[in-house]
RNA sequence: GGCGCGGUAGCAAAGUGGUAAUGCUGCGGACUGCAACUCCGCCAUCGUCGGUUCGAUUCCGACCCGCGCCUCCA
Numbered sequence: 001g002g003c004g005c006g007g008u009a010g011c012a013a014a015g016u017g018g019u020a021a022u023g024c025u026g027c028g029g030a031c032u033g034c035a036a037c038u039c040c041g042c043c044a045u046c047g048u049c050g051g052u053u054c055g056a057u058u059c060c061g062a063c064c065c066g067c068g069c070c071u072c073c074a
Stems, first nucleotide, its partner, number of pairs: 001070007010024003018054001026042005047063005
């Protein structure tokens, strides 16, 4: 330098055009004599900037970061 995969909540991890599941943690509440367990609720401008579209996590481009492979030079 080229190619591929990946970046989504504090952590892990689904979601391939119509307002983002689930688990753990955290916070609030119910329950309890106090707790634990259990139950209910809350926590995301989806790496950044543009483009396409009525509408983008999703499609396109550039860039940033991580991992892997290949090539060249030394």
Source information: A computed fold for a 74-nucleotide RNA from a Porticoccaceae bacterium, annotated as transfer RNA. The same sequence occurs in records of 2 taxa. The sequence is in RNAcentral, with records from ENA. Its mean pLDDT, the model's own confidence on a scale to 100, is 81. Rfam family: tRNA.